The RNA shown here (c-di-GMP-I riboswitch aptamer) has 88 nucleotides and comes from an Elusimicrobiota bacterium. NCBI's taxonomy places the organism under Bacteria, Pseudomonadati, Elusimicrobiota. Model confidence (mean pLDDT): 87 of 100. Rfam family: c-di-GMP-I riboswitch aptamer. Rfam links the family to the GO term cyclic-di-GMP binding.
RNA sequence: UUAUGUAACUGGCAAACCCGGGGAAACCCGGGGACGCAAAGCCACGGAGCUAAAGAUAGGGGCUAUCUACGCUAGCCGGGCCGCCGAA
Numbered sequence: 001u002u003a004u005g006u007a008a009c010u011g012g013c014a015a016a017c018c019c020g021g022g023g024a025a026a027c028c029c030g031g032g033g034a035c036g037c038a039a040a041g042c043c044a045c046g047g048a049g050c051u052a053a054a055g056a057u058a059g060g061g062g063c064u065a066u067c068u069a070c071g072c073u074a075g076c077c078g079g080g081c082c083g084c085c086g087a088a
Base pairs, nucleotide, nucleotide: 005085012037013036017032018031019030020029021028022027035075041081042080043079045078046077047076048073049072050071055067056066057065058064059063
């Protein structure tokens, strides 16, 4: 340096749930809390998934249904970027 992660070390992150806040929602942020994580660090580029405010269409009476991402998920997968430790 590359590969690797069944060892050790220093540590790190934090699911569900609860409280407060933001948001139409999905979801996010802060505090508590730990199911898990060797990239559970960062990026929505490809796939996938979630939501449907605005918009469109239809019906119809200001409401319902359907479609739709410019919203969201990096703790769904792939890809890109960066990085801690050091036994075999």